[in-house]
RNA sequence: AGAGUUUGAUCCUGGCUCAGGACGAACGCUGGCGGCGUGCCUAACACAUGCAAGUCGAACGAGAAUUACCGAAACAAUCCUUUCGGGGUGCGUUUUGGUAAGGAAAGUGGCGGACGGGCGAGUAACGCGUGAGUAACCUGCCCAUAAGAGGGGGAUAAUCCUUGGAAACGAGGACUAAUACCGCAUAUUGUCAUUUUACCGCAUGGUUUAAUGAUGAAAGAUUUAUCGCUUAUGGAUGGACUCGCGUCAGAUUAGAUAGUUGGUGAGGUAAUGGCUCACCAAGUCAACGAUCUGUAGCCGAACUGAGAGGUUGAUCGGCCGCAUUGGGACUGAGACACGGCCCAGACUCCUACGGGAGGCAGCAGUGGGGAAUAUUGCGCAAUGGGGGGAACCCUGACGCAGCAACGCCGCGUGCAGGAAGAAGGUCUUCGGAUUGUAAACUGUUGUCGCAGGGGAAGAAGGAAGUGACGGUACCCUGUGAGAAAGUCACGGCUAACUACGUGCCAGCAGCCGCGGUAAUACGUAGGUGACGAGCGUUGUCCGGAUUUACUGGGUGUAAAGGGCGCGUAGGCGGACUGUCAAGUCAGUCGUGAAAUCCCGGGGCUCAACCCCGGAACUGCUUUGGAAACUGUGCGGCUUGAGUGCAGGAGGGGUAAGCGGAAUUCCUAGUGUAGCGGUGAAAUGCGUAGAUAUUAGGAGGAACACCGGUGGCGAAGGCGGCUUACUGGACUGUAACUGACGUUGAGGCUCGAAAGCGUGGGGAGCAAACAGGAUUAGAUACCCUGGUAGUCCACGCCGUAAACGAUAAUUACCAGGUGUCGGGGUUCCAAGGAACUCCGGUGCCGGCGCAAACGCAUUAAGUAAUCCACCUGGGGAGUACGUUCGCAAGAAUGAAACUCAAAGGAAUUGACGGGGACCCGCACAAGCGGUGGAGCAUGUGGUUUAAUUCGAAGCAACGCGAAGAACCUUACCCGGCCUUGACAUCUGACUGACGUAUGGGCAAUGCCAUAUUUCCUUCGGGACAGUCAAGACAGGUGGUGCAUGGUUGUCGUCAGCUCGUGUCGUGAGAUGUUGGGUUAAGUCCCGCAACGAGCGCAACCCCUGUUUCCAGUAGCCAGCAGGCAAGGCUGGGGACUCUGGAGAGACUGCCCGGGAUAACCGGGAGGAAGGCGGGGAUGACGUCAAAUCAUCAUGCCCCUUAUGGCCGGGGCUACACACGUGCUACAAUGGCGUAAACAGAGGGAGGCAAGCCGGCGACGGUAAGCGAACCCCAAAAAUAACGUCCCAGUUCGGACUGUAGUCUGCAACCCGACUACACGAAGCCGGAAUCGCUAGUAAUCGCGGAUCAGAAUGCCGCGGUGAAUACGUUCCCGGGUCUUGCACUCACCGCCCGUCA
Repeated sequence: AGAGUUUGAUCCUGGCUCAGGACGAACGCUGGCGGCGUGCCUAACACAUGCAAGUCGAACGAGAAUUACCGAAACAAUCCUUUCGGGGUGCGUUUUGGUAAGGAAAGUGGCGGACGGGCGAGUAACGCGUGAGUAACCUGCCCAUAAGAGGGGGAUAAUCCUUGGAAACGAGGACUAAUACCGCAUAUUGUCAUUUUACCGCAUGGUUUAAUGAUGAAAGAUUUAUCGCUUAUGGAUGGACUCGCGUCAGAUUAGAUAGUUGGUGAGGUAAUGGCUCACCAAGUCAACGAUCUGUAGCCGAACUGAGAGGUUGAUCGGCCGCAUUGGGACUGAGACACGGCCCAGACUCCUACGGGAGGCAGCAGUGGGGAAUAUUGCGCAAUGGGGGGAACCCUGACGCAGCAACGCCGCGUGCAGGAAGAAGGUCUUCGGAUUGUAAACUGUUGUCGCAGGGGAAGAAGGAAGUGACGGUACCCUGUGAGAAAGUCACGGCUAACUACGUGCCAGCAGCCGCGGUAAUACGUAGGUGACGAGCGUUGUCCGGAUUUACUGGGUGUAAAGGGCGCGUAGGCGGACUGUCAAGUCAGUCGUGAAAUCCCGGGGCUCAACCCCGGAACUGCUUUGGAAACUGUGCGGCUUGAGUGCAGGAGGGGUAAGCGGAAUUCCUAGUGUAGCGGUGAAAUGCGUAGAUAUUAGGAGGAACACCGGUGGCGAAGGCGGCUUACUGGACUGUAACUGACGUUGAGGCUCGAAAGCGUGGGGAGCAAACAGGAUUAGAUACCCUGGUAGUCCACGCCGUAAACGAUAAUUACCAGGUGUCGGGGUUCCAAGGAACUCCGGUGCCGGCGCAAACGCAUUAAGUAAUCCACCUGGGGAGUACGUUCGCAAGAAUGAAACUCAAAGGAAUUGACGGGGACCCGCACAAGCGGUGGAGCAUGUGGUUUAAUUCGAAGCAACGCGAAGAACCUUACCCGGCCUUGACAUCUGACUGACGUAUGGGCAAUGCCAUAUUUCCUUCGGGACAGUCAAGACAGGUGGUGCAUGGUUGUCGUCAGCUCGUGUCGUGAGAUGUUGGGUUAAGUCCCGCAACGAGCGCAACCCCUGUUUCCAGUAGCCAGCAGGCAAGGCUGGGGACUCUGGAGAGACUGCCCGGGAUAACCGGGAGGAAGGCGGGGAUGACGUCAAAUCAUCAUGCCCCUUAUGGCCGGGGCUACACACGUGCUACAAUGGCGUAAACAGAGGGAGGCAAGCCGGCGACGGUAAGCGAACCCCAAAAAUAACGUCCCAGUUCGGACUGUAGUCUGCAACCCGACUACACGAAGCCGGAAUCGCUAGUAAUCGCGGAUCAGAAUGCCGCGGUGAAUACGUUCCCGGGUCUUGCACUCACCGCCCGUCA
């Protein structure tokens, strides 16, 4: 710092999305340690249990347990004594009385429970922040100073007694103390009242001096050190109140307010104040947003950001508010009080039913809610707080520990060596690559773990004592590489790729988008990348987003200028002198708490963290200055603005009057059969007289020509003429005013057409409506009618593509050329012309601007001011609400939901029932066909066991197939084989292989018989067969949408591109466009292009003329011979011909046109003339065109079968439909007889003469010929003669019967041919449609490939041999230029509505 995504591509606008950072987080997977932090964001939901505020005996009375002492009584050890019953002594025990110590619990009293701790419900507020003020205030404990404490009094709790109640809690009586309570005295600088002195303040007023009067205090305790008490003043601390400024959203909340606003008086308070009350006045707040509604604790700060900003208000700190909900006061220095009181409500608990008790938003903890948030821990050792003189007590504040990867920081899971680059995994072109020095293995270390030993600081003022944490941190020793790595991603953005599986399924996805059989996007694996005790996901915030634009955006066409004006508030404002100092500028003072951030140091081993210092906190305030600019108030000025005066221009407005043309209607005349209307018609009108025409009349509306990107108006808008009234602009002048200006939220006026109301009017036109047409339909377009309406008056409506899609005003910034109004100067031939100034209105164009298109002194340029409006598309200018309206409706104006685009300008193509030009048997002009018949052949369909497969508009359909009886053959049925019919490799056996023969079968398979190798170092080898095992073979199985190759088509159409340069932000353009010309992007000229390539043309082949050479198997003119009369023979090269080499044609020549060009027209010569005719030759590309069944080939599939062999069948089916052909329908003909003339080919498993036989197909026999020699081979149409006489025929030949021929292993399914007989349809073919422009069409026959046989097909050959083309309007196809476009899968497009 950007990136992805709208398009075929481009630029722009514009939204969506991503990469970053953060978190009190949650969820998924995983999890070694330590330090420092953090941890109910939801139910201010409800709470069991324990603890969280007590302390003082040095204020007081009373005083339990306990101890000591002194008595008394009882029991009683021991000892003495005894009459054995007992008696004495009495350690000790128990009870009791007193004294002393002791001090629990409760009480009176004092201080503290107003702090500390929690939470954020409420609050939009002087609540908070910041800065001031209080001359309007208070302040316990603390500090300083001054003074004092004399003398009395009466009670009361505790306690005792009686008594109520279940309890909580009381009631009555009696006694008693105090630092509890109450008088009296005294009193300062207290307070109050009256008078008074001096000084001060922003006002009320304050401070101060003096005098008089009134009034007001006190408490003791004690260890004799002190601690308390009272009054007064001051300080400190803490609080209270007031004010300036700042502090969320909504106007679809516009008016709110009666204690409300102010005054006087009183009350109340610590204190001001409507704080409260009485009376008086009627104010007060609000567009600078009152009131209402919603939301919210505020801040220091935190996160983010370059900053400005935006978001947040956890932890820490300050303030506020709250304590189950609502209200209230009491006490007190302080509360309207979290662990106080009273009342009310809800809830929970106890109850004897009468009544009571409670408040975790304190620390733990429980339930609940929730995606989600911890221990009913230890200690007062430290820090701090309360009480106390102190010891000390209390302290869930706090210090620690526990739980949680919740966050930040640090450390570790080893380190070094180690290539046979191990094994395994993955991929593979099978060679290898990779995992990977990674592991193993060797050595070593000890952060860490475990064990043992030592062991803190934190503890302070002199000594001693005091440690929850904790035997913790830390140190030492021993031992062990041992216990310690995952998560996410890998199509682009975004670092990181392969295999398999899946097959629009399963799934992924933040956006674009992946997945329909070769998925780097799904799942898994291997590998890789990133981070790492974490990693991903989700949520939220900022950023990127200049996408709300202060910094820093826009509004002609992308979203966006109000329809226009007048004008209020407000904003902004000409030139000069001087004033003030509000803004402004730079100083000064105070403040801006601490923490945080930043900088510099320091302490924990480092860091996080903590400590110290500095800087900073961009703010507010005080005060003294400056005076340029803005502002303020004063003065004068004239250039902005306005007025006056002098002029001319104009469809500016309103009202009244007048005019002619035209339409329609009425009356009358003339006149007769139609008129009217349309693409064509019909409805309609007309013999009751239309239309047409003439004359007269009525009525309404609109004003031809002039008329013009001409005029006027703010816009809407304004057009015959005259008059009246009236608004504005302009020019000239410079007399007057003296900034009076500009813009303009609200507001008010005007505002096309349609529409509405009331009343008129109504000729024409004409929604609705009716009829006629058109059409599949036609609620339309067209026609005939026709009502509202259009017109007038008055009143509403208030909208339009109300547009220049461009708000208004001012200034500045090159020009050129029109036009309208006015003025000036010069010239003048008096018409005018040139130059120039101001105002309007157009066109072109430079700078500049703009995404481009374009704008360009009439800006969309450069600046300034003010208003209006915009912030992705749809939903939607819709809904609701409100205002307006008679209504129609207008104005204002959302959200849910949904999409990743919607859009602007320009570019390349394609397309258009857009335009221009051109071409083609494209049409036209012709000739002949197809479509009708019969047959042949192909296809569809149907059928079938199978009717194998492919081809499908042109560009499939006599196509693959240049030839299916078997074979072919891929299909079906049946039988059989399984390393295989075919290839390579291994082992064993055999000697073959082959030939011959036999059995059996439908055939193959199967079972047998006979015969039989080569080389050799004698081991064996070569070759072949059989057997066996497996690698493998095989597949006309799938995918032509995985492919190569080949082919078709546009199209033999004239096009398709590149380099450099130039233009454009760019896609692209230019070149290749333009003017001519051509069959042609062929050539010429011009030109920001200059060149080049693939195509065109030419080079190649055939053919047309000719020359030279050669001359057999071809030829025969001349010479000779000969005959069977045939170039037959000798010979010849003249000719034909054959096959080699050449020539020839190039617009070369002439005339004309054209631009002096290219080229075109005509002519000469020539065999041929302007490409002579034909062939081969097919640019860049298009159609996912055809072919996996020619071949090759990736992947998938089958493997005793989807492979292989054999027999038979099928591909030949048949209601039907289509394509391509043959033969015909006849006399330009059929038949018969006898005659003439080709070319190009083929021939050895062949062509076959001749002869014989057969009516014939053919058979028999057989010469010649591997061919310019022989054969196929007869050419046919044609010409001649004869016949038929227009008919289903002497046309036509299908179909059928009989009999044959040939090929072949075999003609049943299913061949061709022959003879005889039979003799169907058909008499020229509907709509429609095909071919052909000259040796062509048409017509006639001949040959060949394939092939045993089997062409009406295909490929060739020659014979005879036409007609027509005016021309390019139209149909089809194509080319070039141009235009429109919402198409680009490109019109077989896109897209709208309804229905499913």
Description
A computed fold for a 1396-nucleotide RNA from an uncultured bacterium, annotated as small-subunit ribosomal RNA. It matches the Rfam family "Bacterial small subunit ribosomal RNA". Rfam links the family to the GO terms ribosome and structural constituent of ribosome. RNAcentral holds the sequence, with entries from ENA, Greengenes and SILVA. Model confidence (mean pLDDT): 84 of 100.